About this RNA: The prediction has a mean pLDDT of 76. c-di-GMP-I riboswitch aptamer from Candidatus Brocadia sp. WS118, 123 nucleotides, folded computationally. Lineage of the source: Bacteria > Planctomycetota > Candidatus Brocadiia > Candidatus Brocadiales > Candidatus Brocadia.

[in-house]
RNA sequence: UCGCGAUAAAGGCAAACUCUGGGUAAUCAGGGGACGCAAAGAAAAGGGUCUUUUAAACAUACAAGGAUAUGUAGUUUAAGAUGAUACCUGUCCUUUCGUGUAAAAGAUAGCCUUACUGCCGAG
Numbered sequence: 001u002c003g004c005g006a007u008a009a010a011g012g013c014a015a016a017c018u019c020u021g022g023g024u025a026a027u028c029a030g031g032g033g034a035c036g037c038a039a040a041g042a043a044a045a046g047g048g049u050c051u052u053u054u055a056a057a058c059a060u061a062c063a064a065g066g067a068u069a070u071g072u073a074g075u076u077u078a079a080g081a082u083g084a085u086a087c088c089u090g091u092c093c094u095u096u097c098g099u100g101u102a103a104a105a106g107a108u109a110g111c112c113u114u115a116c117u118g119c120c121g122a123g
Stems, first nucleotide, its partner, number of pairs: 004121002012037002017032006035110001041116001043114001045113003048108007057101004063095007071087003074082002
């Protein structure tokens, strides 16, 4: 110097939860508190995850409403037939809520990668 990381030494950080404050939210700052951490130091460049908006976008499950078609009951006939009304099924349209997708803006460095900095030194 490069790797590596002890049941070493000196020191460090602080999850969940909780209190106060900021934010629509994800979450952040400070106090308490320690699950853990050898980069749990600092940085949102890439990926992941999360939040919000676009939103009256696009797609879609359920539900509700409407339209329509076949069939059955029904009605009618000598027979074709018809189909008011009810029901089953299919298709289409509309709406609420939900979900997904996309874009934008954010959050997360204690999810991973990345580039940067740093304490100690037994093997």